[in-house]
RNA sequence: AUAGCCGGACGGGUGGUCGCGGGGCCAUUAGGCCUUGAGGAAAGUCCGGACUCCACAGGGCAGGGUGCUGGAUAACGUCCAGGCGGGGCGACCCGACGGAAAGCGCCACAGAAAAGGAAAUACCAGCCACCCGGGCCUGGAAACGGGUCUCGUGGUGAGCGGGUCAAGCUGAAACGGUGGUGUAAGAGACCACCAGCGGUCCGGUAACGGGCCGGCUUGGCAAGCCCCACCCGGAGCGAUGCCAAAUAGGGGAGGACGCGGUGGCCCGCCGCGCUAUAACUCCCGGGUAGGCAGCACGAGGCCCGCGGUAACGCGGGUCCCAGAUAGAUGGCCACCACCACCCUUUCGGGGGUGGUACAGAAUCCGGCUUACAGGCCGGCUAUCCCC
Numbered sequence: 001a002u003a004g005c006c007g008g009a010c011g012g013g014u015g016g017u018c019g020c021g022g023g024g025c026c027a028u029u030a031g032g033c034c035u036u037g038a039g040g041a042a043a044g045u046c047c048g049g050a051c052u053c054c055a056c057a058g059g060g061c062a063g064g065g066u067g068c069u070g071g072a073u074a075a076c077g078u079c080c081a082g083g084c085g086g087g088g089c090g091a092c093c094c095g096a097c098g099g100a101a102a103g104c105g106c107c108a109c110a111g112a113a114a115a116g117g118a119a120a121u122a123c124c125a126g127c128c129a130c131c132c133g134g135g136c137c138u139g140g141a142a143a144c145g146g147g148u149c150u151c152g153u154g155g156u157g158a159g160c161g162g163g164u165c166a167a168g169c170u171g172a173a174a175c176g177g178u179g180g181u182g183u184a185a186g187a188g189a190c191c192a193c194c195a196g197c198g199g200u201c202c203g204g205u206a207a208c209g210g211g212c213c214g215g216c217u218u219g220g221c222a223a224g225c226c227c228c229a230c231c232c233g234g235a236g237c238g239a240u241g242c243c244a245a246a247u248a249g250g251g252g253a254g255g256a257c258g259c260g261g262u263g264g265c266c267c268g269c270c271g272c273g274c275u276a277u278a279a280c281u282c283c284c285g286g287g288u289a290g291g292c293a294g295c296a297c298g299a300g301g302c303c304c305g306c307g308g309u310a311a312c313g314c315g316g317g318u319c320c321c322a323g324a325u326a327g328a329u330g331g332c333c334a335c336c337a338c339c340a341c342c343c344u345u346u347c348g349g350g351g352g353u354g355g356u357a358c359a360g361a362a363u364c365c366g367g368c369u370u371a372c373a374g375g376c377c378g379g380c381u382a383u384c385c386c387c
Base pairs, nucleotide, nucleotide: 001383002382003381004380005379006378007377008376010374012336013335014334015333016332017331018330020037021036022035023034024033025032026031039358043369044368046367047366048365049364050363051236052235053234054233063232064231065230066229067228068082069081070080071079072078083097084095085094086093087092098227099226103225104224105221106220107219121167123163124162126160127159128157129156130155131154132152133151134149135148136147137146138145139144176194177193178192179191180190181189195217197214198213199212200211201210202209203208240293241292242291243290250284251283252282253281254280261277262276263275264274265273300319301318302317303316304315305314306313307312337356338355339354340353341352342351343350344349
């Protein structure tokens, strides 16, 4: 210099002006003054918790979740460190990363066969049949036959009963791999190395790694059921609690001593009796509108020290940092900064135009994921060049 990797922080600034939400002060009112006012993701609402109400003896079943190991934490599917596997020359990145000798199930197409120790092609010795060759006997003058065999490094068989999976074919995957010994042909049958499995020793808290020994071998899928270990009660701030109009309705007392009306006791009718009842007045209680709390001091930010590889923890100091309820946090102007384009240049620069993302609190907090113009800082890697 070029090409990259990882982490962090920012994401316009200053002034003026017109407005908006919260708080304070002044003011009889109208209003005035001061102060404060979004984010790294406030987002998606995907996890985890705090908090509130409801339910709840304990344990189990069902259901859901998590899933290498150790740690951190209030908790987590998050984070940190390590292991293993994969990718990259590398810095570094990625991983649904428990169990397939507990059981069940599945493995398309192709292929003989997809796990059943299988056998279509093929290989192999034996037996049988035939052919060829040979020996012996025999007919014939010869050509040419006939018979026979404990005969053959011979051949064929779309014959028999066996041995075998080495080879070919298929496939994502073929019953450990490669090479050799061996055999009729073969085969972990045997040997060497490698992979896997089991045992043991060493290192490590562990995942795991390394050494030695052993018998020879066990296909894949758990992102199918399942098994194992651990975790999980439900609903959510429109939670929930408090205060509490108007109107309507409910309850109580008075009205009601008495008279009268109406209903009930009284569905045979009437009377007596008992009882209830209206307006109006007062009181009580529930709910609604509305208001207040929840709700802004918190698993809080920053700095320092100590412990820890780290996540993080402990201690000290310091700071106070939005709280609306249909939802404020904005607009304009000037100058500056940055970026892009254009014009110009005496190459120092000057001028013009446009742009400055994603987005936006609603109970709070810890994460994850997604979006993001633009530049900034730190660490690291590879290649090339110069000293």

Bacterial RNase P class A from an Actinomycetota bacterium, 387 nucleotides, folded computationally. Its mean pLDDT, the model's own confidence on a scale to 100, is 76. Lineage of the source: Bacteria > Bacillati > Actinomycetota. It was read from a public genome assembly, where an Rfam model found it. Of the family's consensus pairs, 90% are formed in the model.